[in-house]
RNA sequence: GGGGGUAUAGCUCAGUUGGUAGAGCGUCGCAAUGGCAUUGCGAAGGUCAGGGGUUCGACUCCCCUUACCUCCA
Numbered sequence: 001g002g003g004g005g006u007a008u009a010g011c012u013c014a015g016u017u018g019g020u021a022g023a024g025c026g027u028c029g030c031a032a033u034g035g036c037a038u039u040g041c042g043a044a045g046g047u048c049a050g051g052g053g054u055u056c057g058a059c060u061c062c063c064c065u066u067a068c069c070u071c072c073a
Base pairs, nucleotide, nucleotide: 001072002071003070004069005068006067007066010025011024012023013022019056027043028042029041030040031039032038049065050064051063052062053061
């Protein structure tokens, strides 16, 4: 330098033809217990890496950029 892949909650990851962004763990609150652990219920937490384009509508399609992984040289 060229090809391919990944980027979504604090962490690990889903997200089906483009149509309201989710799960587990964690955090917080409440209940059960004398307390802890644990269990149940509930809640908070998101610039979907960044910018632009297409579209009535984009995590999703197209282009560029950034970081990381991998292959070739």
The RNA shown here (transfer RNA) has 73 nucleotides and comes from an uncultured Pseudomonadota bacterium. It was read from a public genome assembly. Its mean pLDDT, the model's own confidence on a scale to 100, is 82. It matches the Rfam family "tRNA".